[in-house]
RNA sequence: CAGGCGCGCAUGGGAGAGCUGGUCCGGGGACACCCGCCAGCGCCGAAGGAGCAACCGCCCCGGAAACUCUCAGGCCUCAGGACCGUGCGCUGCCA
Numbered sequence: 001c002a003g004g005c006g007c008g009c010a011u012g013g014g015a016g017a018g019c020u021g022g023u024c025c026g027g028g029g030a031c032a033c034c035c036g037c038c039a040g041c042g043c044c045g046a047a048g049g050a051g052c053a054a055c056c057g058c059c060c061c062g063g064a065a066a067c068u069c070u071c072a073g074g075c076c077u078c079a080g081g082a083c084c085g086u087g088c089g090c091u092g093c094c095a
Stems, first nucleotide, its partner, number of pairs: 003094003006090008018041006026035003042075003048071001049069003055063003
């Protein structure tokens, strides 16, 4: 110096899960209907959260999943989205 890891920013990809009823006092529409809202029951898991644990560390004890639970969130689109790719930057580690 290059590279890798870590952190930050930008950018691209990114799954799953709905039906019924009500709504002249909400919106769109010529209507049918659609959206929104309300209710009942149901469903999903990849924000977050919680639990168990292979395993790891080791004084006490602690860390730990894409598994499990669904509190939260979600079940038209939008938004969000674990995780992955690319670019730029940071100052630490590999040293």

This is a predicted structure of a 95-nucleotide RNA (Glycine riboswitch aptamer) from Qipengyuania gaetbuli.
It was read from a public genome assembly, where an Rfam model found it.
NCBI's taxonomy places the organism under Bacteria, Alphaproteobacteria, Sphingomonadales, Erythrobacteraceae, Qipengyuania.